RNA sequence: ACCUUAUCCAGAGUGGUGGAGGGAUUGGCCCUUCGAAGCCACAGCAACCGGUCCCGUCAGCAGGAUGGGAUGCUGGUGCUAAUUCCCACCCCGCCUCAGGCGGGGGAAGAUAAGGU
Numbered sequence: 001a002c003c004u005u006a007u008c009c010a011g012a013g014u015g016g017u018g019g020a021g022g023g024a025u026u027g028g029c030c031c032u033u034c035g036a037a038g039c040c041a042c043a044g045c046a047a048c049c050g051g052u053c054c055c056g057u058c059a060g061c062a063g064g065a066u067g068g069g070a071u072g073c074u075g076g077u078g079c080u081a082a083u084u085c086c087c088a089c090c091c092c093g094c095c096u097c098a099g100g101c102g103g104g105g106g107a108a109g110a111u112a113a114g115g116u
Base pairs, nucleotide, nucleotide: 001116002115003114004113005112006111007110008109013042014041015040016039017038021031022030023029025088027086028085043080044079045078048076049075050073051071052070053069054068055067056066057065058064084108089105090104091103092102093101094100095099
């Protein structure tokens, strides 16, 4: 970098540094000199992976495999404005119909785990 699978309407911020951008992209709409991004420290959220414990199944007395549940654990990541901030492409329904609203699906993106 690419592929596969799962999740994305919940949750969680302060300080230092820095000095103008940021919210992936488009159009919006927001955030930001009352200090953006990045970096650092500490704190927090969550529970994907790992750990520990319990239960079921398989196998069978060695420790396993597998499914479910509990637990935040000095573990590995991630995350801590706004639903992934909203929209985008397709389908359906409704309305006061160049449009708007609601629902479903898809694409893209993010994160994790596994793979090439």
This is a predicted structure of a 116-nucleotide RNA (SAM riboswitch aptamer (S box leader)) from a Deltaproteobacteria bacterium. It was read from a public genome assembly, where an Rfam model found it. Of the family's consensus pairs, 97% are formed in the model. Rfam family: SAM riboswitch aptamer (S box leader). Rfam describes the family as follows. The SAM riboswitch is found upstream of a number of genes which code for proteins involved in methionine or cysteine biosynthesis in Gram-positive bacteria.